[in-house]
RNAcentral holds the full RNA, with entries from SILVA. A computed fold for a 350-nucleotide part of an RNA from a metagenome, annotated as small-subunit ribosomal RNA, central domain. Rfam family: Bacterial small subunit ribosomal RNA. Rfam links the family to the GO terms structural constituent of ribosome and ribosome. Model confidence (mean pLDDT): 86 of 100.
Context: one part of a larger RNA
RNA sequence: UUGGGCGUAAAGGGCAAGUAGGCGGUUGUCAAAGUUAGGUGUGACAUCUCCCGGCUCAACUGGGAGGGAGCGCUUAAAACUAGGCGACUAGAGGACAGGAGAGGAAGGCGGAACUCCUAGUGUAGCGGUGGAAUGCUCAGAUACUAGGAAGAACACCAGUGGCGAAGGCGGCCUUCUGGACUGUACCUGACGCUGAGAGGCGAAAGCUAGGGGAGCAAACGGGCUUAGAUACCCCGGUAGUCCUAGCUGUAAACGGUGGAUACUGGGUAAUGGGGGUAAUCACUCCCCCAGUGCCGAAGCAAACGCGUUAAGUAUCCCGCCUGGGGACUACGAUCGCAAGGUUAAAACUC
Numbered sequence: 001u002u003g004g005g006c007g008u009a010a011a012g013g014g015c016a017a018g019u020a021g022g023c024g025g026u027u028g029u030c031a032a033a034g035u036u037a038g039g040u041g042u043g044a045c046a047u048c049u050c051c052c053g054g055c056u057c058a059a060c061u062g063g064g065a066g067g068g069a070g071c072g073c074u075u076a077a078a079a080c081u082a083g084g085c086g087a088c089u090a091g092a093g094g095a096c097a098g099g100a101g102a103g104g105a106a107g108g109c110g111g112a113a114c115u116c117c118u119a120g121u122g123u124a125g126c127g128g129u130g131g132a133a134u135g136c137u138c139a140g141a142u143a144c145u146a147g148g149a150a151g152a153a154c155a156c157c158a159g160u161g162g163c164g165a166a167g168g169c170g171g172c173c174u175u176c177u178g179g180a181c182u183g184u185a186c187c188u189g190a191c192g193c194u195g196a197g198a199g200g201c202g203a204a205a206g207c208u209a210g211g212g213g214a215g216c217a218a219a220c221g222g223g224c225u226u227a228g229a230u231a232c233c234c235c236g237g238u239a240g241u242c243c244u245a246g247c248u249g250u251a252a253a254c255g256g257u258g259g260a261u262a263c264u265g266g267g268u269a270a271u272g273g274g275g276g277u278a279a280u281c282a283c284u285c286c287c288c289c290a291g292u293g294c295c296g297a298a299g300c301a302a303a304c305g306c307g308u309u310a311a312g313u314a315u316c317c318c319g320c321c322u323g324g325g326g327a328c329u330a331c332g333a334u335c336g337c338a339a340g341g342u343u344a345a346a347a348c349u350c
Base pairs, nucleotide, nucleotide: 003322004321005320006319007304008303012318014201015200021194022193023192025088026087027086028085029084030083033081034080035077036076037075038074039073040072041071042070048066049065050064051063052062053061054060091191092188093187094186095184096183097182098181103177104176105175106174107173108172109171110154115149116148117147118146119145120144121143125136126135162169163168206247207246208245209244210243211242215241216240220236221235222234223233258317259316260315261314262313263312266295267294268293269292271290272289273288274287275286276285299306300305323350324349325348332343333342334341335340
């Protein structure tokens, strides 16, 4: 390479929008690029196959015949693919009408709790643990009451509930704003799917500058434990955690499962819509659509399990894997302020 694969054995890119490219619904017609068929030319010699011959045979070799992919020209066909022109509405998009949502950004507001400050009451302890000690406290702590300050997070509601492409999103209100769903079938008429590269978003930690700093808390100090204890437990505590602007670009970024479309028994729960039946005006019964769970036919699977939210049956496109270690490494390149990221070997060894 041909293959075979990617939930857990090696393997799905962290995520989406999208360029090139690849692939692409129904129907008519034109032409004939691909395609198919015929004719013709070429396809040197040698080789190959068959027949006959020459070296004693064979290898080797002489002669004759045959075969030959491909390519050129030409004639024809028109199913399929591509192309031109035209039509369609089942894909896709739009319009109109609805309701749902922690989707995003900015601004404002609220209460509980912790801490601190001030004042009061009040007196000897408090705190902490398995037990203690360090620690705080007669310069009046802990506890209780009143007032004030500040920062961060939003109990209950809360739900294998909702929203978002993923990361993620949770007090209340306002403004701006994205997407999805349902219904109607009014409009456009294939406008679609995927997507190398480039660009964008991307938890936490970390970095730069400026703010902020209540609680928590790497590092660090002390106490305990212990043979030791650079830990677990306790008392403190700085970066950080928060905000603004920028950088970093990684995670068990996980459903360990790329995206799209179609098809293939059901049962049950609950979310958002819609229709029907009944009627004491449906949460409740029946049906449809979309999303979210559980259990399971067939099928698949090494098993575990998956099973209309597929890991089933198929098609299209992308990414990735090819024994373990060496090695999420070295070198080089590139990005970064740095930390480091991305790309990514070999010797050697089993």